[in-house]
Context: one part of a larger RNA
RNA sequence: GGUGUAUGGGGGAUGUCUAGGCGUCGAGAGGCGAUGAAGGACGUGGCAGGCUGCGAUAAGCCCGGGGCAGGAGCCGAGCAUCCGUUAAACCCGGGAUUUCCGAAUGGGGCAACCCGUCGUCACAGGGCAACCUGAUGGCGUCACGUGCGGCUGAAUGCAUAGGCCGUAUCGAGCUAACGCAGGGAACUGAAACAUCUAAGUACCUGCAGGAAAGGAAAUCAACCGAGACUCCGUUAGUAGCGGCGAGCGAAAGCGGAAUAGCCCAAACCGAGAAGCUUGCUUCUCGGGGUUGCGGGCGCUGGUAAGCAGUUACAAAGGCAUCGUCAGCAGAAUCCUCUGGAAAGUGGAACCAUAGAAGGUGAAAGUCCUGUAUGCGAAAGCGAAUGCCCUGCGUUAUUACCGGCGUACCAGAGUAGCACGGAGCCCGUGGAACUCCGUGUGAAGCUGGGGGGUCCACCCUCCAAGGCUAAGUACUACUCGGCGACCGAUAGUGAAAAGUAGCGUGAGCAAACGAUGAAAAGUACCCCUAUUAGGGGAGUUAAAAGUACCUGAAACCAUACACCU
Numbered sequence: 001g002g003u004g005u006a007u008g009g010g011g012g013a014u015g016u017c018u019a020g021g022c023g024u025c026g027a028g029a030g031g032c033g034a035u036g037a038a039g040g041a042c043g044u045g046g047c048a049g050g051c052u053g054c055g056a057u058a059a060g061c062c063c064g065g066g067g068c069a070g071g072a073g074c075c076g077a078g079c080a081u082c083c084g085u086u087a088a089a090c091c092c093g094g095g096a097u098u099u100c101c102g103a104a105u106g107g108g109g110c111a112a113c114c115c116g117u118c119g120u121c122a123c124a125g126g127g128c129a130a131c132c133u134g135a136u137g138g139c140g141u142c143a144c145g146u147g148c149g150g151c152u153g154a155a156u157g158c159a160u161a162g163g164c165c166g167u168a169u170c171g172a173g174c175u176a177a178c179g180c181a182g183g184g185a186a187c188u189g190a191a192a193c194a195u196c197u198a199a200g201u202a203c204c205u206g207c208a209g210g211a212a213a214g215g216a217a218a219u220c221a222a223c224c225g226a227g228a229c230u231c232c233g234u235u236a237g238u239a240g241c242g243g244c245g246a247g248c249g250a251a252a253g254c255g256g257a258a259u260a261g262c263c264c265a266a267a268c269c270g271a272g273a274a275g276c277u278u279g280c281u282u283c284u285c286g287g288g289g290u291u292g293c294g295g296g297c298g299c300u301g302g303u304a305a306g307c308a309g310u311u312a313c314a315a316a317g318g319c320a321u322c323g324u325c326a327g328c329a330g331a332a333u334c335c336u337c338u339g340g341a342a343a344g345u346g347g348a349a350c351c352a353u354a355g356a357a358g359g360u361g362a363a364a365g366u367c368c369u370g371u372a373u374g375c376g377a378a379a380g381c382g383a384a385u386g387c388c389c390u391g392c393g394u395u396a397u398u399a400c401c402g403g404c405g406u407a408c409c410a411g412a413g414u415a416g417c418a419c420g421g422a423g424c425c426c427g428u429g430g431a432a433c434u435c436c437g438u439g440u441g442a443a444g445c446u447g448g449g450g451g452g453u454c455c456a457c458c459c460u461c462c463a464a465g466g467c468u469a470a471g472u473a474c475u476a477c478u479c480g481g482c483g484a485c486c487g488a489u490a491g492u493g494a495a496a497a498g499u500a501g502c503g504u505g506a507g508c509a510a511a512c513g514a515u516g517a518a519a520a521g522u523a524c525c526c527c528u529a530u531u532a533g534g535g536g537a538g539u540u541a542a543a544a545g546u547a548c549c550u551g552a553a554a555c556c557a558u559a560c561a562c563c564u
Stems, first nucleotide, its partner, number of pairs: 001563009015549001016514002020486002022483007029475002031174002039101003042055003046079002049075003061095006070083003106115003116142001118140005123134004144171002146168007178209001179207005189196001193243001219226002230257005240248002261467003264411001268287009292445001295409002297405008306392004317388005322382003327375003333348003337344001349366002351355001357369003416440008426452001447462005501508002521548001524536004
């Protein structure tokens, strides 16, 4: 020095566990904010570092409801001092307070700071008084924009712009995904690459809502017909598009989900106002009216007494019922043995609309919390239904259904066209259709659009105004259920952490769980260099001894044996 065995150290694998995660389903909620949010700074406790709570009324104040013997939050014990059956603590609802920063909004600013205006109050001084002044402090007030109303008012006569005042629970800022719109890549694929693809994706911006968008046919279809929109399945990887490459990729129809339809503009009538050419025009309000087997207007017949409603079509509220936001009641077991401990063994019982689950010194239907089931709200919040209620009408200027006449109306810089683009399966193609930009520019019901160039016939619909629930998408947030999901190098980055730490900064970003049933956490003695460590003693079922469950390997040491 090596090998082997044994005993230790070291280390923290493994096993078991779970306080934390992950996924999914259901329900709720789908917003908060100038009545100052989200998020913070600084304070706040008798002793107080962090977390939590709260705000100079500061782990809290007041009221109502629940609750019942204890309580003054957690890490984290203790001391002190208090509170509580005149009902505290705790839970739910309502209210009060709520420093400073932050949209931050009196002005400024290097966020949590600095400096003001005006009013008022306190205090002080002066004055007979009204009142005036003042170092300081308390409270209130003062940003900008928009809408509305008013007063003023240029160039410039009327006006307009501008200015000023008042007013609005007006706007702003934050927020995970989902939505619509305005912009809009590249890597990549095409085995290179340019059209193309990726993709109208990522990303930026604007604006919302609990959903959004869309929506009651100038739609489809095919000579048969359907009848708003949205979503799902299918049609179908079809028809098509495509350096006809890579790739991209419908629709009608059919089957479902859910269903809901309405209001204006105009003609015409009435009222009012303005202008002037004095009988016309324009404007405002009310009535009327809303569609394509055309409709309205004008004239003329028949029938009818109720109809409708709070999401559109007018609009507000009350009561009852129900749900939600604290809770309440809730059955039934004892003995024995082993053991540190009984829920285990053995024996004998009981309950069950409850034998889900968790806990209790091992494995409990009957010990505890619960579970099945039943019950419960002063106040707040919510939904649906009913009633009250509301609107229209009740003999005709109404509603519905007809007939006749008239030719009054029916959305114009629109449709279309040319050029340049975009969207559609459609890459310019024979390219319709839809939407933009520039230019041009109709018809008016004997009218107009569409049916994939175009024309004819035929069919179908009525653009250039508007509103509209449901079915659909999503989950930051709240509650509940479930899991052939993880079990501390796993599962979230995070068993609490966006912390410690790193970086000028944008930002990057960890690790650390387990004594025991219970601290019973080793009184006392001894060694000693000593706040260490150890030996006795004691606790405990066991030292499991706060470097604490189990305690693998590497690695280190000691003893012995053998080899060199």
The part of an RNA shown here (large-subunit ribosomal RNA, domain I) has 564 nucleotides and comes from a Planctomycetota bacterium. The coordinates come from a structure-prediction model, not an experiment, and the mean pLDDT is 81. The source organism's lineage runs through Bacteria, Pseudomonadati and Planctomycetota.